Annotation:
A computed fold for a 118-nucleotide RNA from Shewanella benthica, annotated as Glycine riboswitch aptamer. The prediction has a mean pLDDT of 76. The RNAcentral record of the sequence draws on MGnify. Of the family's consensus pairs, 90% are formed in the model.
Order: sequence, then structure tokens, then C1' cells
RNA sequence: CCUCUGGAGAGAUCGCAAAUGGCUUUUAUUUUAUUGAGCUAUUAUGCGGCGCCGAAGGCGAAAGUGCCUAAGUUCUCUACUCACUUAGACGCGAAACGCUCAGGCAAAAGGACAGAGG
Repeated sequence: CCUCUGGAGAGAUCGCAAAUGGCUUUUAUUUUAUUGAGCUAUUAUGCGGCGCCGAAGGCGAAAGUGCCUAAGUUCUCUACUCACUUAGACGCGAAACGCUCAGGCAAAAGGACAGAGG
């Protein structure tokens, strides 16, 4: 990396639009169909609002640690050498922790991670 298996969380939320259906009415009218208008139902659809989740990805850090600077200590004939201590600046620094940018909030898909095989 490939295949199979398992694999959590959180609104079937609100508004608008759109599509489809139903009803009423209007036009011509005997009826149906057609045109326009209104009302209403549905939708896992689009946009937006609020709320929520953390397990793709991303970001953040404590101990510790690297280097530099300053001060001090030890050693030393001396020294801006070596070593050590303290302080400061700049880096490194894990997760299932934190953030919620991304992603997600029926199912499906996706999915950290785990098991088996190649």
C1' cells in the first nucleotide's frame, strides 16, 4: 500500500427558495384540459440562522531538550578553553488531551484505531 472484518459522537432543528402533489378561485366553457392567482402538504434538494459533535486532515502545549546571550562557580600561571548552575531570547517537543479552521450531526458514504490475510 491492497483485500476482508469490527469501528463512536452530535437538530429527521428553524427561515427562505426550488421542485412535486392536493385544494380553492380565475380565463374560454356543458364538462375535462389549459392560463393566472391564493392556500396547503411533502422533500434527507439549494442558501442562510441558531444549536451541537470530534475519530479524516489541520492547529496548540507541559515535562524534557538543542543553540545563542548574560551573570556566577569549579579547575587553571593566565585566558572570551572545557565543565556546571541560574536567567533570558529563539527553536524542537506526544496523545484517544485542548481548539473546532476543515469535516460532520437518519441511513449510506466517510471514519482515528484494532484484528486477519497478501